Transfer RNA from a bacterium, 72 nucleotides, folded computationally. Its Rfam family is "tRNA". It was read from a public genome assembly. Its mean pLDDT, the model's own confidence on a scale to 100, is 81.
[in-house]
RNA sequence: GCCCGGGUGGCUCAGUGGUAGAGCACGUUCUUGGUAAGAACGUGGUCGCGGGUCCGAUUCCCGCUCCGGGCU
Numbered sequence: 001g002c003c004c005g006g007g008u009g010g011c012u013c014a015g016u017g018g019u020a021g022a023g024c025a026c027g028u029u030c031u032u033g034g035u036a037a038g039a040a041c042g043u044g045g046u047c048g049c050g051g052g053u054c055c056g057a058u059u060c061c062c063g064c065u066c067c068g069g070g071c072u
Base pairs, nucleotide, nucleotide: 001071002070003069004068005067006066007065010024011023012022013021018055026042027041028040029039030038048064049063050062051061052060
């Protein structure tokens, strides 16, 4: 330099055009004599950055950047 995959709450990951979700973690409460376990509710996300297409973009297109792998 070229090719492929990936970047989404604190962590691990879903979501492939129409208001962004799950598990774990965190907070409050309930339950217990007290822990652990369990239950209910809740907080938290400029979807890596910039531009384009579209009525509408996490999703499609272009460039850049970071991570991983391959080729030379």